[in-house]
Context: one part of a larger RNA
Molecule: small-subunit ribosomal RNA, central domain
Organism: uncultured bacterium
RNA sequence: CUGGGUGUAAAGGGAGCGUAGACGGAGCAGCAAGUCUGAUGUGAAAGGCAGGGGCUCAACCCCUGGACUGCAUUGGAAACUGUUGAUCUUGAGUACCGGAGGGGUAAGCGGAAUUCCUAGUGUAGCGGUGAAAUGCGUAGAUAUUAGGAGGAACACCAGUGGCGAAGGCGGCUUACUGGACGGUAACUGACGUUGAGGCUCGAAAGCGUGGGGAGCAAACAGGAUUAGAUACCCUGGUAGUCCACGCCGUAAACGAUGAAUACUAGGUGUCGGGGUGCAAAGCAGUUCGGUGCCGCAGCAAACGCAAUAAGUAUUCCACCUGGGGAGUACGUUCGCAAGAAUGAAACUC
Numbered sequence: 001c002u003g004g005g006u007g008u009a010a011a012g013g014g015a016g017c018g019u020a021g022a023c024g025g026a027g028c029a030g031c032a033a034g035u036c037u038g039a040u041g042u043g044a045a046a047g048g049c050a051g052g053g054g055c056u057c058a059a060c061c062c063c064u065g066g067a068c069u070g071c072a073u074u075g076g077a078a079a080c081u082g083u084u085g086a087u088c089u090u091g092a093g094u095a096c097c098g099g100a101g102g103g104g105u106a107a108g109c110g111g112a113a114u115u116c117c118u119a120g121u122g123u124a125g126c127g128g129u130g131a132a133a134u135g136c137g138u139a140g141a142u143a144u145u146a147g148g149a150g151g152a153a154c155a156c157c158a159g160u161g162g163c164g165a166a167g168g169c170g171g172c173u174u175a176c177u178g179g180a181c182g183g184u185a186a187c188u189g190a191c192g193u194u195g196a197g198g199c200u201c202g203a204a205a206g207c208g209u210g211g212g213g214a215g216c217a218a219a220c221a222g223g224a225u226u227a228g229a230u231a232c233c234c235u236g237g238u239a240g241u242c243c244a245c246g247c248c249g250u251a252a253a254c255g256a257u258g259a260a261u262a263c264u265a266g267g268u269g270u271c272g273g274g275g276u277g278c279a280a281a282g283c284a285g286u287u288c289g290g291u292g293c294c295g296c297a298g299c300a301a302a303c304g305c306a307a308u309a310a311g312u313a314u315u316c317c318a319c320c321u322g323g324g325g326a327g328u329a330c331g332u333u334c335g336c337a338a339g340a341a342u343g344a345a346a347c348u349c
Stems, first nucleotide, its partner, number of pairs: 003321004007303002012317001014201004021194003025088002028085004033081002035077008049065006091191001092188003095184004103177007110154001115149007125136002162169002206247006215241002220236004258316006266294009276284003298305002322349003331342004
């Protein structure tokens, strides 16, 4: 390489859009590039192979045959692939009607709570812990009442419930806006699937500039604990957490399970739609789309998966090939940096 694999043993790209490419629905007609078939030419000789023969045998030598699986030219076949033409509607898309949703962006608004400030009441404690101490407090704290400021997050509803490609999304209102689903079957007529490169999005932390800063809180300081305690506990506390713009591009970015299509027992919840029946706030049964649990066949090393497959098949992409060295070194690309991406070898077991 081939092969065999990729939930947990090594292995699915973090996610999407999409270029080249690869693959691709139904019937009809043509062409004949692939494909199949006939003929001709060529495929040097020697060698090799098979059958004979000659040296007493053998090596060696000679003859004949076949082979040389190839190439070219030419005649045909038309099922499949390809291609051309004209069609079709089931795939795909559009249109119309309808309801669901924390999908996205922006603006505005709201209440509870924490903290701080001001004023009143009030007096000696408060706070904290396993126990304490640091800390706060007679310059009047804690508690309580009234008023004010400011920032961040949105209790209950809340649900293996919803939406989104993933990351993710939760107070309320408004504006703009994306997608999915159900129904109708009017329109287009294969317009599809996947997707190397490419482009875009991408939690948290981190970075740049400018704001903001209530609470929390790396670092740091103090108090404890301890043999020590650069920790766990306590009192404080700065970056940060928040906003705008720009970078970064990584995560156990997980369902540790790539995308798409078709098929393959059932049972039971739940969410969004549409029919049907009945004695109708409901019940029964059916259908489409999600989301869970259990379970047969089958699969699996087992665990388990099981119509949301890890089953049966097809297409395309990505990735794996003993452990360590190592996601390191070097080189290259990207980045302000941190670093990211790509990614070895010696050596060793």